[in-house]
RNA sequence: CCACCAUCCAGAGCGACUGAGAGAACUGGCUCUAUGAAGUCGCAGCAACCUUGCCCCUUGCGGGUAUCGUGCUACCGCCAGUAACGAUGGGAA
Numbered sequence: 001c002c003a004c005c006a007u008c009c010a011g012a013g014c015g016a017c018u019g020a021g022a023g024a025a026c027u028g029g030c031u032c033u034a035u036g037a038a039g040u041c042g043c044a045g046c047a048a049c050c051u052u053g054c055c056c057c058u059u060g061c062g063g064g065u066a067u068c069g070u071g072c073u074a075c076c077g078c079c080a081g082u083a084a085c086g087a088u089g090g091g092a093a
Base pairs, nucleotide, nucleotide: 004090005089006088007087008086013043014042015041016040017039021032022031023030025082026081027080028079029078044073045072046071048070049069052066053065054064055063056062077085
């Protein structure tokens, strides 16, 4: 780096800098946004997966908990169409 596997209608915000877009791509819609978008930083939070430890049991693809590594914190992946689609985690040979 990659085949592949799992999940994606739940959950979670404040401040600073900055200054116009954003919601993956394209199309058609629909929302959010100078009462500050997206991005960056700090702190906080959420809990999808992973590492390590401990506990429980019906011992299994189980449950709980702490820590760790990512991730995430408008709207069903915003809705529909397209698909060898996208995102997150794990990840061989």
Predicted 3D model of a 93-nucleotide RNA (SAM riboswitch aptamer (S box leader)) from Enteractinococcus coprophilus. NCBI's taxonomy places the organism under Bacteria, Bacillati, Micrococcales, Micrococcaceae, Enteractinococcus. The prediction has a mean pLDDT of 80. Rfam family: SAM riboswitch aptamer (S box leader). Rfam 15.1 lists 9,625 matches to the family in 4,158 species.